Notes:
The prediction has a mean pLDDT of 87. This is a predicted structure of a 350-nucleotide part of an RNA (small-subunit ribosomal RNA, central domain) from a mine metagenome. It matches the Rfam family "Bacterial small subunit ribosomal RNA".
Context: one part of a larger RNA
Order: sequence, then structure tokens, then C1' cells
RNA sequence: UUGGGCGUAAAGCGCACGCAGGCGGUCCAGGAAGUUCAUGGUGACAGUCGUCGGCUCAACCGACGAAGGACUGUGAAGACUCCCGGACUUGAGGGCUUGAGAGGGACACGGAAUUCCAGGUGGAGCAGUGAAAUGCGUAGAGAUCUGGAGGAACACCAAUGGCGAAGGCAGUGUCCUGGGAAGUACCUGACGCUCAGGUGCGAAAGCCAGGGGAGCGAACGGGAUUAGAUACCCCGGUAGUCCUGGCCGUAAACGAUGACCACUUGACGUGGGAGGGAUCGACCCCUUCCGUGUCGUAGGUAACCUGAUAAGUGGUCCGCCUGAGGAGUACGAGCGCAAGCUUAAAACUC
Repeated sequence: UUGGGCGUAAAGCGCACGCAGGCGGUCCAGGAAGUUCAUGGUGACAGUCGUCGGCUCAACCGACGAAGGACUGUGAAGACUCCCGGACUUGAGGGCUUGAGAGGGACACGGAAUUCCAGGUGGAGCAGUGAAAUGCGUAGAGAUCUGGAGGAACACCAAUGGCGAAGGCAGUGUCCUGGGAAGUACCUGACGCUCAGGUGCGAAAGCCAGGGGAGCGAACGGGAUUAGAUACCCCGGUAGUCCUGGCCGUAAACGAUGACCACUUGACGUGGGAGGGAUCGACCCCUUCCGUGUCGUAGGUAACCUGAUAAGUGGUCCGCCUGAGGAGUACGAGCGCAAGCUUAAAACUC
């Protein structure tokens, strides 16, 4: 445990789908469960309240009367909720037309660069730093030219840009595939919103099996620095980073801001679509819808700030918070190969 809150003070689940549950558009008719009213019953004893009485008073006790939540019978009302039936189109979904996109998966291909290998030229240094050294090099390095191998990532375009539910997504082409926007108003006719449990997705690191391994690079070795240097700097370098299949399920998973709906002055950009003006026009101007930004009015806010992409004004549903430490720990349980994850206290201290 009423209540008040959740951008930064404690607090929005990482994200989605979704059963139960909660909530639910407009009109008409019926019902009358909720609701309201009237009336009847019940509401034991004790207790409570009132009046009176008994112990010298009171507490206590006795008598009489009344009130009382809730339950129940009957009748009435019919606004709202609900139930049943009928209808509607604006919510939702579908059709048609148009067009944008690094949305996802598979396969193929391309060039630049690094490294390595082979060969040519060449001949003493190269590399590295604050300065050095370790390191590489006359067994010919570095430089330069030619050829080859292999892996990973895709300069410019590139944006304050786009797409995706989130995580995230970027060379090029093909195939398969998801979502969204605008226009039209042809179809269905409330089919909707949210969602405890549940299910799926989920960066990096890590784990299992098999491949791959250029560069980078935990661990590790060495050189420096230093009082020391288990670091920062340098030379190396294994796992890993990459691919396939399977696990893990976490994050400053952030907008530190749950989802959905409605309403509430504006200005300036930008991505996608539609309409109109003007025109040779694709430029330009205006209107409008969707997305994404900056500034800002009212309002909100402890302030910072926020401000139609709200943290404004309202509504529905879910999650979460309740002093600090102990502690996101122990125990128990579930999951996992493990690492560990999820759920989650108390003593005690202040």
C1' cells in the first nucleotide's frame, strides 16, 4: 500500500508478437444485469447511541427504544455502462494507381590498400620514439618494377540524409522476401487499443563443433619510462576478430523519455508523395499528407530544459519506484556446456 510519482533526484521491461484480463466509434429497437428510487423482510446475543433504573458515584450491570454495512422479495425509472437484434462509415483492414529506401536472406562479381611469396634493378641501412632500445637487414633488408597468393573491409558519393520494432543496416549486380508513404474512395463493416503469464528477435564479448586467418590484437615475451611500472610509449604476438551450424540473453540495449488515441499559436531547414499557380521547364511559388531536424509562443518543470516527434491538455492499458549501505548479494527455484543470467531477501550499520 490512501496517495504521490518514473528525461537528469528512486522508478519505462532492450524490442516486438500475442492468449487470458482491462478498455472500446455512430444511429435505432428490445431487455433491465450494473445504476437510482419506493416499499416489505432479514440484519441473533453481545456491542454502539438515546432514555430510565440497580450497586453511596463511576467503571460495571439491568430494562426499553433507535441506528446500522451487507443480503433479500416486490414495484418503478431507462440517461450512462452492460446484454441481444438491426443498421452505418469516420476507427481498423482490404483493392487499385504511383513512387522512395545501407530493411532482411542467398549467390555471383569488382577495384584500391595492407601482408606474404617468386623474380628484376640496387647496395646500407630500415623501422621506431619525447629521446631511445628491443626488432629487421650484406644469407642483400628498406626503396622501386613485374607476376602471383590470401583474408578482411568497402575511399569518394555521404548529409544536420535514408531504412528497420529494437539490436542494427553502406562496393556492384541478380534472385527470393518483410515493412512503410501518398493518391483514389471500389470492397468489408468496429473486425479496435493495450497486454500479467507465454513466445520470438536481440550489439559486443564469451562458449561448443568444423573451417579460415591478411590486418588488428586481450593474454603472453621483449625494449623503454619510472623509486617501482604487473600500465600509458615501442618491437613481436596467441585466443579472438571472419565463415557455417548451435548456445549465451547481457549493455550508458539511451531520446537515460512504455504503447495507442484525441486536442492545443508559430518560424526556418531537410527526405518521400499528391494537388495547384506560373512557365519552355524538371527551376521557382503556394497548399496538403507522411518522416526527420533546429529555434521558439502558451503551458509545464525544482531547475536544467521541454514545447504538435511534449516533459502541454485529456483518455485506455501495461511495466516500475517508496531513505543510504548491506545487495542486484545470500538462500531457494528456473535456464545454461560453462561463464553466468533471471527471480530476489534478512540480520546488522547510519